[in-house]
Context: one part of a larger RNA
RNA sequence: GGCAUACGGUGGAUGCCUUGGUGCCGGGAGGCGAUGAAGGACGUGGUAAGCUGCGAUAAGCCUCGGGGAGCCGCUAAACAGGCUUAGAUCCGGGGAUCUCCGAAUGGGAAAACCCAUACCGGGUAAUACCGGUAUAUCCCGUCAUGAAUCCAUAGUGGCGGGAGGCGAACGAGGGGAACUGAAACAUCUCAGUACCUUCAGGAAAAGAAAUCAACAGAGAUUCCCUGAGUAGUGGCGAGCGAAACGGGAGGAGCCUAAAUCCCGCAUAUGCUAAAGCCUGUGAGCGUUGUAUGCGGGAGGUUGCGGGGUCUUAUCGGAAGUCUUCACAGGGACUUCGGGGGGAAUUCAUUUCCAUAGCUGAAUCCACUGGAAAGUGGAGCCAUAGAGGGUGAUAGCCCCGUAAGCGAAAUGGAAAUGAAACCCCUGGAUAAGAUACCCAAGUACCACGAGACACGGGAAAUCUUGUGGGAAUCUGGGAGGACCAUCUUCCAAGGCUAAAUACUACCCGGCAACCGAUAGUGAACCAGUACCGUGAGGGAAAGGUGAAAAGUACCCCAAUGAGGGGAGUGAAAUAGUACCUGAAACCGUAUGCUU
Numbered sequence: 001g002g003c004a005u006a007c008g009g010u011g012g013a014u015g016c017c018u019u020g021g022u023g024c025c026g027g028g029a030g031g032c033g034a035u036g037a038a039g040g041a042c043g044u045g046g047u048a049a050g051c052u053g054c055g056a057u058a059a060g061c062c063u064c065g066g067g068g069a070g071c072c073g074c075u076a077a078a079c080a081g082g083c084u085u086a087g088a089u090c091c092g093g094g095g096a097u098c099u100c101c102g103a104a105u106g107g108g109a110a111a112a113c114c115c116a117u118a119c120c121g122g123g124u125a126a127u128a129c130c131g132g133u134a135u136a137u138c139c140c141g142u143c144a145u146g147a148a149u150c151c152a153u154a155g156u157g158g159c160g161g162g163a164g165g166c167g168a169a170c171g172a173g174g175g176g177a178a179c180u181g182a183a184a185c186a187u188c189u190c191a192g193u194a195c196c197u198u199c200a201g202g203a204a205a206a207g208a209a210a211u212c213a214a215c216a217g218a219g220a221u222u223c224c225c226u227g228a229g230u231a232g233u234g235g236c237g238a239g240c241g242a243a244a245c246g247g248g249a250g251g252a253g254c255c256u257a258a259a260u261c262c263c264g265c266a267u268a269u270g271c272u273a274a275a276g277c278c279u280g281u282g283a284g285c286g287u288u289g290u291a292u293g294c295g296g297g298a299g300g301u302u303g304c305g306g307g308g309u310c311u312u313a314u315c316g317g318a319a320g321u322c323u324u325c326a327c328a329g330g331g332a333c334u335u336c337g338g339g340g341g342g343a344a345u346u347c348a349u350u351u352c353c354a355u356a357g358c359u360g361a362a363u364c365c366a367c368u369g370g371a372a373a374g375u376g377g378a379g380c381c382a383u384a385g386a387g388g389g390u391g392a393u394a395g396c397c398c399c400g401u402a403a404g405c406g407a408a409a410u411g412g413a414a415a416u417g418a419a420a421c422c423c424c425u426g427g428a429u430a431a432g433a434u435a436c437c438c439a440a441g442u443a444c445c446a447c448g449a450g451a452c453a454c455g456g457g458a459a460a461u462c463u464u465g466u467g468g469g470a471a472u473c474u475g476g477g478a479g480g481a482c483c484a485u486c487u488u489c490c491a492a493g494g495c496u497a498a499a500u501a502c503u504a505c506c507c508g509g510c511a512a513c514c515g516a517u518a519g520u521g522a523a524c525c526a527g528u529a530c531c532g533u534g535a536g537g538g539a540a541a542g543g544u545g546a547a548a549a550g551u552a553c554c555c556c557a558a559u560g561a562g563g564g565g566a567g568u569g570a571a572a573u574a575g576u577a578c579c580u581g582a583a584a585c586c587g588u589a590u591g592c593u594u
Stems, first nucleotide, its partner, number of pairs: 001593009015579001016543002020514002022511007029503002031166002039101003042055003046079002049075003061095006070083003106115003116135007137163009170201001171199005181188001185235001211218002222249004232240002253495003256439001260298010276285002278329006303473001305438003308434008317336007337425005345419011357405003363378005379396002381385001387399003444468008454480001475490005530537002550578001553565004
């Protein structure tokens, strides 16, 4: 020096554990914000570093409920001092306070700072100083004022209302890649994806046929299954990829524009007077009337076409007012009464739910052991033998569980009723006539593009940049070029719940999910320490014991570190560097060997 054995050191694998994660399901909620959010800074405790809570009323204040004996949050014990059955601490509802920054909004600024103005109050002899309130911008409405420039307008100011910012995904719109695939690559694909951006809601979007279909019919939209990887499309490559029918979920339908009538305003026309003023007779009026435009009201909403206007017939509550005047007829309007509606609002009642809670069955003995829940014996409950805890494995020890009960206050849901609102009665029905209306730079066409599963194709359909440019029911669109026949629908205005998508957040639950190099980056004071000018990147780190009972006292030592006794404990080779404690690596002892 090597090998072996034994005993140690180091180290932190492994086993066991779990306070933390992961995925999913059900329910709730789906927003917060100028009444100042999200997120922060700085403060705040008797002693107070961090976390948590809170805001100069500062681990808290008031009030209403719950609860019932202790309490003054955690690391984290202590001292001092308090509170509490006159009900504290604690839990829940409502309220008060809520510094400074931050959309940040009086002005400024290098966020948490600096500087103001006006009015009111305090204060001063007077300034100073202190406190309160107001003072950003944009949009909408409204009022006033008011240039160049006469009227006016721009502008300015006041008042009232709204917006702004944040937030996980889901949604709609506007823009919009490339890597990649095609075994290269350009059309194509990836993909209208990622990403940027605007806007919204609890959902959004879509939506009541100018739809499908096929000679039979269906009857808004959305979502699922199927049709179907079919029909198609495609350097007919790679790939892309429907629809109708059928079966389900859900189910809901409506309002305008126009014609016509009335009112108001403006413009034109007209002024003897004609026309006109609802009709008839008489009187009267005359800026009445007529035409066009605009505004308001009535009317009207459809595809077995609908509506308007006119005529006729039948039916239809009341009262009042008006219709140039009088009478008769007619018409218009208002009010009352009657009937009806549910998808928005308010109120009331009832019920239910949420936000604290409450009641809640049944076991003892012996043995082993440090400890009984184990074993043995004998019982009991069960609408409760889910789960967790307790010194080992507990239905009957504790918390719970099954079942049942509960709210002063706030919020939510449903039903009913009332109010408000809307509709009808105020006109309806039928027949006939009339041809007045039925959404225009639209439909459509050409050219250029895009969207449709469809790449320009035989290419319909939808959107539209440029140019052209209809018709009004004897009209127009569609049925995949186009034409005819046939069928079907009515564009160029708008609203609309449910079925559908998502989960930052709250509650409950589940798992052939992880168990500390795993599972979130983060089980632990983690988006921390640390790195970076910055955008940004981004860790490591869990376990004594049942209970601190955390080693009084003695000894060695530097009044050290550390250790030896003693003591605690079941155990101290469980001693805070603490469960188990593998290997590498380092030793000590013994044996063998060179």
A computed fold for a 594-nucleotide part of an RNA from a Thermodesulfobacteriota bacterium, annotated as large-subunit ribosomal RNA, domain I. The full RNA is in RNAcentral, with records from ENA. It matches the Rfam family "Bacterial large subunit ribosomal RNA".